[in-house]
RNA sequence: GAACGAACGCUGGCGGCAGGCCUAACACAUGCAAGUCGAACGAUCCUUCGGGAUAGUGGCAGACGGGUGAGUAACGCGUGGGAACAUACCCAGAGGUUCGGAAUAACACGGAGAAAUUCGUGCUAAUACCGCAUAUGUCCUGAGGGACAAAGAUUUAUUGCCUUUGGAUUGGCCCGCGUUUGAUUAGGUAGUUGGUAGGGUAAAGGCCUACCAAGCCUUCGAUCUAUAGCUGGUCUGAGAGGAUGAUCAGCCACACUGGGACUGAGACACGGCCCAGACUCCUACGGGAGGCAGCAGUGGGGAAUAUUGCGCAAUGGGCGAAAGCCUGACGCAGCCAUGCCGCGUGAGUGAAGAAGGCCUUCGGGUUGUAAAGCUCUUUCAACGGUGAAGAUGAUGACGGUAGCCGUAGAAGAAGCCCCGGCUAACUUCGUGCCAGCAGCCGCGGUAAUACGAAGGGGGCAAGCGUUGUUCGGAAUUACUGGGCGUAAAGGGCGCGUAGGCGGAAAGAUCAGUCAGGGGUGAAAUCCCGGGGCUCAACCCCGGAACUGCCUUUGAUACUGGCAAUCUAGAGAGCGAGAGAGGUGAGUGGAAUUCCGAGUGUAGAGGUGAAAUUCGUAGAUAUUCGGAAGAAACACCAGAGGCGAAGGCGGCUUACUGGACUGAUACUGACGCUGAGGUACGAAAGCGUGGGGGAGCAAACAGGAUUAGAUACCCUGGUAGUCCACGCCGUAAACGAUGAAUGCCAGCUGUUGGGCAGUAUACUGUUCAGUGGCGCAGCUAACGCAUUAAGCAUUCCGCCUGGGGAGUACGGUCGCAAGACUAAAACUCAAAGAAAUUGACGGGGGCCCGCACAAGCGGUGGAGCAUGUGGUUUAAUUCGAAGCAACGCGCAGAACCUUACCAGCUCUUGACAUCCCGAUCGCGGUUACCGGAGACGGUUUCCUUCAGCUAGGCUGGAUCGGUGACAGGUGCUGCAUGGCUGUCGUCAGCUCGUGUCGUGAGAUGUUGGGUUAAGUCCCGCAACGAGCGCAACCCUCGCCUUUAGUUGCCAGCAUUUAGUUGGGCACUCUAGAGGGACUGCCGGUGAUAAGCCGGAGGAAGGUGGGGAUGACGUCAAGUCCUCAUGGCCCUUACGGGCUGGGCUACACACGUGCUACAAUGGCGGUGACAGAGGGUUAAUCCCUAAAAGCCGUCUCAGUUCGGAUUGUCCUCUGCAACUCGAGGGCAUGAAGUUGGAAUCGCUAGUAAUCGCAGAUCAGCAUGCUGCGGUGAAUACGUUCCCGGGCCUUGUACACACCGCCCGUCACACCAUGGGAGUUGGCUUUACCUGAAGACGGUGCGCCAACCGCAAGGAGGCAGCCGGCCACGGUAGGGUCAGCGACUGGGGU
Repeated sequence: GAACGAACGCUGGCGGCAGGCCUAACACAUGCAAGUCGAACGAUCCUUCGGGAUAGUGGCAGACGGGUGAGUAACGCGUGGGAACAUACCCAGAGGUUCGGAAUAACACGGAGAAAUUCGUGCUAAUACCGCAUAUGUCCUGAGGGACAAAGAUUUAUUGCCUUUGGAUUGGCCCGCGUUUGAUUAGGUAGUUGGUAGGGUAAAGGCCUACCAAGCCUUCGAUCUAUAGCUGGUCUGAGAGGAUGAUCAGCCACACUGGGACUGAGACACGGCCCAGACUCCUACGGGAGGCAGCAGUGGGGAAUAUUGCGCAAUGGGCGAAAGCCUGACGCAGCCAUGCCGCGUGAGUGAAGAAGGCCUUCGGGUUGUAAAGCUCUUUCAACGGUGAAGAUGAUGACGGUAGCCGUAGAAGAAGCCCCGGCUAACUUCGUGCCAGCAGCCGCGGUAAUACGAAGGGGGCAAGCGUUGUUCGGAAUUACUGGGCGUAAAGGGCGCGUAGGCGGAAAGAUCAGUCAGGGGUGAAAUCCCGGGGCUCAACCCCGGAACUGCCUUUGAUACUGGCAAUCUAGAGAGCGAGAGAGGUGAGUGGAAUUCCGAGUGUAGAGGUGAAAUUCGUAGAUAUUCGGAAGAAACACCAGAGGCGAAGGCGGCUUACUGGACUGAUACUGACGCUGAGGUACGAAAGCGUGGGGGAGCAAACAGGAUUAGAUACCCUGGUAGUCCACGCCGUAAACGAUGAAUGCCAGCUGUUGGGCAGUAUACUGUUCAGUGGCGCAGCUAACGCAUUAAGCAUUCCGCCUGGGGAGUACGGUCGCAAGACUAAAACUCAAAGAAAUUGACGGGGGCCCGCACAAGCGGUGGAGCAUGUGGUUUAAUUCGAAGCAACGCGCAGAACCUUACCAGCUCUUGACAUCCCGAUCGCGGUUACCGGAGACGGUUUCCUUCAGCUAGGCUGGAUCGGUGACAGGUGCUGCAUGGCUGUCGUCAGCUCGUGUCGUGAGAUGUUGGGUUAAGUCCCGCAACGAGCGCAACCCUCGCCUUUAGUUGCCAGCAUUUAGUUGGGCACUCUAGAGGGACUGCCGGUGAUAAGCCGGAGGAAGGUGGGGAUGACGUCAAGUCCUCAUGGCCCUUACGGGCUGGGCUACACACGUGCUACAAUGGCGGUGACAGAGGGUUAAUCCCUAAAAGCCGUCUCAGUUCGGAUUGUCCUCUGCAACUCGAGGGCAUGAAGUUGGAAUCGCUAGUAAUCGCAGAUCAGCAUGCUGCGGUGAAUACGUUCCCGGGCCUUGUACACACCGCCCGUCACACCAUGGGAGUUGGCUUUACCUGAAGACGGUGCGCCAACCGCAAGGAGGCAGCCGGCCACGGUAGGGUCAGCGACUGGGGU
C1' cells in the first nucleotide's frame, strides 16, 4: 500500500446490488420444512345425485431438494486413464399380458393399559400375496438338458403390467501423478504379502474362510504424532510465489454418541427401524416419548452476525391421466453503513474585507466571498396524482412497488481523523518527568508546533479512525534471487557406501528435450469485445484464456540408457635422489639430583628488599669416584624438511607408508565429491591389587607483599608429566579461508629433482613444494592477489537479529568427567564487522614551562588583623566554592551605606508620563508643641512666576483627586545581552580550489632540519589564503636636533640663597628624529633556514618591562553594576523612619602583620630618592624617607616580644555603649625558628627598607603604584605537575571522575527438576457379550404348492454357535494440568 463474512469508538441523508454465528458438531420451547394418487382396492360419511371428502390396504416418492464441516493426510479430493458392474422413472426395438387360488387391514364384537399402544374372535377387496401354463428372448450347464414372467383400470380415445435388447442418465469399483508438519517418531506389518480352493457381492479383489509359501512397506521418509474437509476459486504480488478455501459451483463426510441391519433400482437412510449410552420430558411408578449441523425463533458461549414475515405469481421438485395438492427449495419483503457503486446536503453574485473568535511586533493579520444581503435552481427527500414489465390463454406475493407528472420551499440532510520526523498540514493558552501521548524514533523536569483545550490548517467523506488477520515492501529462506578470512556461517582430519556430477571420436536408440495434431482441462470467476438497467456497482452475450494431464506424428544437436573404440584424466612396472613420515629394538654423551670420599670454614639460598629453608651433626664452594637411574636430546637449526590432520628433532638398525623427478612397455575413464558409516585425532582427565619417578609441578604447607592477598614473588611439595595396555574424542584442532579441476601480468628469496651451456661455485630453462612484494580483478573496508578472498564448473558441510543457550528435556555414546544431537517460554531494539575523528593509557618517541633539580626566603607552630565554613541569633542581608571561592564583590558597615531584623508609618506612592480640579507659586529661614523619629500642628523673616491675541488662553510650579501606571537588591546566569575568569601569551585553529577515499574523512597542517613560535628552510598531490605568532603601539636604556620657563650654571659678574644679571654648553623637561638588521668576519650546517664564537657598539640576536588573549572548553561567574524575556508581589515582596544587625563565638580553614632576637633592640646622628596628590604651576606644601654611621645592651622569656587589661587624654563626627583611630602612664600573655605537608622567585629578580595614592568626616597589617640597598643557584630532564607534535591500543564519545564483571540483599516474570496426584488419547491380554445378519437346530407352530388322506415340500417362533458395540479387570506407551521443595535464567 492492498484486502476482509470482521469487531470497537465517534458520527449518520437517500437509493441500487450483494452479504450476514468465523465462537459451543452446545442444549433446544413453539410453529412450519414430504407428500401424493379414489383413473389400483374394499369400506364409511356428505350430497344440489352431477359429485365430493375421508382413515385403512396398495403404488410412487420419501436415497432428491435443504443444512453442517465434527471426523478424514485418505484413491478423500484434483487431474488423466481403466474394466469386472448396476441403473426406478425416460427413449427406441422385439415379444407377451393365459388359467386359478388362499389370506388380510379397514370394519364389527370382546378384552388389557394412566398413556403410548396392544391382544383375541369373526367378515371382506385389490394393480397386495401365491401357484400353473407359455418363452421372442435371457440365465445356468456336465452341451444331454434345466430354470425364469405378467395386472388390471375405464370403457371413447387410451393407459398400465411382464420378459428382453440397445440408448441416455446416474452410481459403484480399480490405477498413474499431485496433495500440510515433525527424525527430540527408524523401523513397521500377522489377513500381514502372495498363491490354490471355496464363500460372498451388482461387480474385480484377503472382501471373508481353509490350506500353502514368507513375504510386503521403508531414509525418494514407512510407522507414529500434530494439524486439516478437498477443488474451481479468493486476497496479495511485476512475476515466481505466499496466504486462504465465507457467499456461488463440483466432490466427499456427517445427522445426539456408538453399533446394526431392514425395505428398496438406489440408504446401512437428517425430519425411517432395532439395540446400547448420555441427556431432556410425560407418568397413575407398572411403563413410555424425543433428537433444529432444515426455515424462523430461544437460552448459552462470544468482540460479533438478522424476522417465530408474505407467497407458491415466477423458476424448479414430488405425486397424479388431469384438475390439482405439497414444497421455510425458491421468489419476495423486514433488520444491519457489513461491503461495493451512485447521488445529495445548493448555485451565482457579494469588501464596509461587518460582527464575533484567534493571533499580534498593537501597525495589523487571519477565519474570509466565508457569512449577512441580493438573484436563482429543486436533484434527493416530502406531499398529491398516474402507474408498468416480470404472464405465450388464465393466475402477481413483491405492490399502488419501479417509473412518469404535478406542488411548495434553500428548504429536511456533515462528520471523522490528523497537523515533531517518517507524512500533507502551526500558533496561543493550560500543565510542569505530573497529568498524559506513542506505529518506530521518541515527547513531558516553567517559554511543549509531540500532553489537554482553542483558533487555524491538511486528509478522507456518509463515513472516518482504532484493533485484529493475510500478502506486499522483505533479495529478511534468495527457483527466479543471498551468503560462510574478520559481521551468523567450512565439519579437527582422512578413507569410503548410497547419491550427485563426469574426458575424446564415431554408431544405433529416442527416455529427457523440442515441434505439429487430437482428447480433456464443468459452469461461474479473471481478461478482451459488445449489450441491458439514466451512469456505475450489477447482470447478459460472444471470444480468448485456464501456463495442466493423456494420446499421436515427427526432429535428434545436447543429456541419458545400449554396444564397440581412443589416450590428453586416473592408474601402473623400471631408474635415481630428498626427508624430525610411522612402529619396534639397541646404543651415546652433556647436564640436574642423590650417595661415598678428600680439601675447607661460616655461611649458603633467595629477592625489588627480605624471610621461610639448608648449614659447626661441617653446608655452599671445590676435587675424585659411583650409582639408582629417570627424563630430555645443546651446537647443526633455517621465512628449512616430512606428514591427511593432530603432530614429528641425539645416533644405529629392522620393518614400513607417502610424495617428487626421469624416460616409458601396459590398462583404457578405471575419475571427482561424498549424506549415513568407519579409522586417526594435542593437552588435560579416567582405568589397571600395573611399572617408573631425576627434574618440573595443579592441590597443599610455610615465608613475603598487601587494607586484605585463598594471587603475582620465594622455600618446599603430592597427583600428574614418562612406559605398557585400554578408554575419552575435545581445543583460538586457525590460514579463524572444505575438497577437486581448468583459466588469468610479473618481480624476488628458499627446499628437492631434471635438462642445456666443458661447469660442485655461474647463467638459462623445466617440474614439484614453501615465503615476501605486487598488476588486473574482487572486497563494506581491512585486505586477498597463480599457495586467491580473481574468473568458472562439480560435490559436500554450515548460516538466517542479540540474550536465554550450545542450555533444558528426550535419545545415542562413555567407568566417570562428560561428549554428540538440540529447543521453547521470556526479554531487548539493538548485538556485531571494518574503518574515521577525538579523548584517554601506571604505551612509545621528540620538545617546552620556577614543572622537577640546584639555591634564597616563606606558610603550616605563637599572638593579633582580615576573609570563609560552622554554630548562634529577631536578624547575624546576599553572592563567590578545586586549580580558576576564602585581605574575593567591599577603592574603606558607628547613623547613612543596607539589600537583613523588631517596632511605628504611607498607599497613584520617594521617582516618570497622561487626565480633572484648586492655588500662584516654589524655595530658603527662625522658634514652639506632640512624638523615638518619620510625621503632624503652629510660627518669625526673606522672596512674590513667564508669555501673549489680555480670554481663569497657554506654559511652568505646587497641592488635592481618579485610574492607566509607578516601584521590587523578589525568582530563574540552566531563557539572555554585555562584561569577566580559566586552559594560556600555550602555538595552535581553520578555509578555498585541487587530489585521494563508496563514505565518515584525509591531504595541505605529515616528513628531514631549525625556532620562543604552524618561526623559517628543504622535500612532498598539493597550491594558496585567513584568525593566531612576530612586527607595527607605550615605556626604560644611547645619541642628535628643536625649545629654554617655573628647569640648569661651565665660563663672567652678584647673593645668606641660581637670589639677580647673563647664558642655554651640561643636567633636566617634552616634541621630532637616528640607532640593532644575524648587517660584518670566522666556524658549523646540505651551498638552506639557522646555530656557535668574534669585532664594532649605549644596547646583540624577541635589548628589559607593559598593552595586546586565535577557534574553542568549563550550561565556569555575574538577573545584587547595567540592560533584558518569562514568572511572581501591588494598603505590599513597594515607600519612609527609629533602634538593632552585617562587628555574635566552643571550634575549623585560607590570606597577612608582628615576633621569637646580637646580620638584633634601644639612644643619637643622618645624606641622596622616585612617584603621586594638593584648583594652574619643574616654584611652594604634603616631606620625617627607611636604610647607613656612632654609642649601649651580652644570650636571658631578656633593655627580645608586644598581646591583654586598668586609667587619663586627643581627633573626627548629630552621635564613638553595642562598634572608630591615635597618644601618655601602668600591666607585660603566647612565643626560644615551627610535624606531616606546602608556596614564591632566574637579575636590578628574590630578600630587605621605607614613601605616596585611591576610597575617605574618621578608620588599612589590605590594595594600587614608587624608588633605596641588593644576592644565591640552574649538573641536567630520570622522576612529580601542566602543556605541544607524531605514533600505537581501545569494548571510551555527557570521552578514564569513562566503560564495565560477578556474588549478595529486595521485588516481579517465564521456565527445568520434583515425592506424587488428576485427566485425555492410544495400545496389549483377558472377561462380558445387547441388537443384528450369518450358520446350525427346529420335538413347538403354519393359509396358498403336491397329495383322497396320512403326510411331504417350504416357512415361522424358539434354542445353540462363532462374529461384534458399549462396559469391566490388569499392564504398557504418550500428552497435558496441579505440586511442598529446589536449580539456573530474565527484568